RNAcentral holds the full RNA, with entries from ENA. The part of an RNA shown here (large-subunit ribosomal RNA, domain I) has 563 nucleotides and comes from a Dehalococcoidales bacterium. Taxonomically the source falls in Dehalococcoidales (Bacteria, Bacillati, Chloroflexota, Dehalococcoidia). Rfam family: Bacterial large subunit ribosomal RNA.

Context: one part of a larger RNA
RNA sequence: GGUUUAUGCACGGAUGACUUGGUUAGGUGAGGCGAUGAAGGACGGGGUAAGCACCGAUAUGUCUCGGGGAGUCGCAAACAGGCUUUGAUCCGGGAGAAUCCGAAUGGGGAAACCCACCGCAGGUUAUACUGCGGUAGCCCCGCGAUGAAUACAAUAGUUGUGGGGCAGCGAACCAGGAGAACUGAAACAUCUAAGUACCCUGAGGAAAAGAAAUCACCGAGAUUCCCCCAGUAGCGGCGAGCGAAGAGGGAAGAGUCUAAACUUAAAAAAACCUCGCAAGAGGUUUCUUUAAGGGUUGUGGGACCUUAAUGUGGGAUUGCGGAUGGGUAGUGGAAGUAUCUGGAAAGAUACGUCAAAGAGGGUGAAAGCCCCGUACACGAAACUUUGAAGCACCCUAGAGGUAUCCCAAGUAACACGGGACACGUGGAAUCCUGUGUGAAUCUAGGCCGACCACGGUCUAAGACUAAAAACUACACCUAAACCGAUAGUGCACAAGUACCGUGAGGGAAAGUUGAAAAGAACGGCGGUGAGCCGAGUGAAAUAGAACCUAAAAUCAUAAACCU
Numbered sequence: 001g002g003u004u005u006a007u008g009c010a011c012g013g014a015u016g017a018c019u020u021g022g023u024u025a026g027g028u029g030a031g032g033c034g035a036u037g038a039a040g041g042a043c044g045g046g047g048u049a050a051g052c053a054c055c056g057a058u059a060u061g062u063c064u065c066g067g068g069g070a071g072u073c074g075c076a077a078a079c080a081g082g083c084u085u086u087g088a089u090c091c092g093g094g095a096g097a098a099u100c101c102g103a104a105u106g107g108g109g110a111a112a113c114c115c116a117c118c119g120c121a122g123g124u125u126a127u128a129c130u131g132c133g134g135u136a137g138c139c140c141c142g143c144g145a146u147g148a149a150u151a152c153a154a155u156a157g158u159u160g161u162g163g164g165g166c167a168g169c170g171a172a173c174c175a176g177g178a179g180a181a182c183u184g185a186a187a188c189a190u191c192u193a194a195g196u197a198c199c200c201u202g203a204g205g206a207a208a209a210g211a212a213a214u215c216a217c218c219g220a221g222a223u224u225c226c227c228c229c230a231g232u233a234g235c236g237g238c239g240a241g242c243g244a245a246g247a248g249g250g251a252a253g254a255g256u257c258u259a260a261a262c263u264u265a266a267a268a269a270a271a272c273c274u275c276g277c278a279a280g281a282g283g284u285u286u287c288u289u290u291a292a293g294g295g296u297u298g299u300g301g302g303a304c305c306u307u308a309a310u311g312u313g314g315g316a317u318u319g320c321g322g323a324u325g326g327g328u329a330g331u332g333g334a335a336g337u338a339u340c341u342g343g344a345a346a347g348a349u350a351c352g353u354c355a356a357a358g359a360g361g362g363u364g365a366a367a368g369c370c371c372c373g374u375a376c377a378c379g380a381a382a383c384u385u386u387g388a389a390g391c392a393c394c395c396u397a398g399a400g401g402u403a404u405c406c407c408a409a410g411u412a413a414c415a416c417g418g419g420a421c422a423c424g425u426g427g428a429a430u431c432c433u434g435u436g437u438g439a440a441u442c443u444a445g446g447c448c449g450a451c452c453a454c455g456g457u458c459u460a461a462g463a464c465u466a467a468a469a470a471c472u473a474c475a476c477c478u479a480a481a482c483c484g485a486u487a488g489u490g491c492a493c494a495a496g497u498a499c500c501g502u503g504a505g506g507g508a509a510a511g512u513u514g515a516a517a518a519g520a521a522c523g524g525c526g527g528u529g530a531g532c533c534g535a536g537u538g539a540a541a542u543a544g545a546a547c548c549u550a551a552a553a554u555c556a557u558a559a560a561c562c563u
Stems, first nucleotide, its partner, number of pairs: 001562008010554001016548001017512002021483002023480007030472002032169002040101003043056003047079002051075002053060001062095006071083003106115003116135007137166010173204001174202004184191001188237001214220002224251004234242002255464003258408001262293006269286007298442001300407004304401004313395003318392003325385004330378003336351005352369002354358001360372003413437008423449001444459005499506002519547001522534004
């Protein structure tokens, strides 16, 4: 120096056991908050008060209405001091109050600060000072003042004032605008990735779409979603890849309103006529505007003319109405004792008992009957949700005739350039539109994948519309061949904390005494230490707070052996 063994409340914290926390899924609710000042913060508030939680100068809380029924002043002990059966603490509904910053909105600003003006009040002899209220911008509406081009005016504009709205935040879902690259093609340019990511705008609890100028060729009959059609038909440097639609089966189911023709009324303008010397008055027509009626369709419909009925059916909405059910606290809720072991009984033994309740959790080990609960039954002063009946309100017809009028225009279509369609310009229909040209009104027009004919089908250029369908920041409930502290969320603990970074940002570690603190009085060694030894508590202290279990590495001591 090493090896082995033993000992050590040495060191260390694996393992086992546990679970306050997570993860995933399902369901129900809710789907917004905000100038009546949000989200998020700063600073304060406790007798002692650093942190978290709670609250806001009425500050660990105020008032009130309900629930509840013995303790209570949070985590969190202690001391001091209080409250409470005249019902506290606590739980729920409503109200009040709510500093400063923040859209932040009187002006400014390096957020939580600085500086104002106006009015009222306090205060002062008067200022000063203090308190309360108001004072941002944009848009719309009303009223007033002023006022161009342009002559009295009027209008635009400017400005004052009153009322209303907007703004900012929020996880995903939705619509629109704008829009990559890596990558794949085994390189790469068309192509792909992908209309994805990112950015912007806007909205809702859903959004969007939606009642055929649709599909089809039998016929169907708004939209949306699922299954299938089908990896088919197709597209494609025919490469990589992209990729439908009709039909069929389901979920859900709902249809409507304008424009125009025409009629009536009103207003203004123009023309003409009559009366009048003139000023002017009256009338007719045309055009424009406004309001009401009318009207809404593709077996074309409507206007127009003739004729007929006073009822029938419906409503998604509009108002009133509030039945019923639910939510936000809660209430009742069956049935076991003895002996034994043990520190402790829920264990064992014996004899019982309840069950619409033998889900689950707790209690000194393993409890249907000890506790909380569970099945079942019940409950709201207040707020909230659902919204039935009913009333009002609104909508709703038919038949015949005629061929005079109307049936959405810089639209359809065409040319050029792009884009979207599964479809990359292709034989390229269809949809959108930047530029240019530019129709028709039912004897009309679009479509049926160039185009034409025949045939079929539908009616564009206005608008609205639940349900089925997407998502989950949030609240509650339920479950798990999900994790069990290096796992599961980054966080089971003062966690987006400590700490790091100029900053954007990055980002931990850290759970367990015991049934109960009964947390070790008193004594000894020691520095009035640290630590230890007695004593005591406890079932256990080899459970002593560096605390359940306590492996290995490692350290110390001792012995044997090797060198």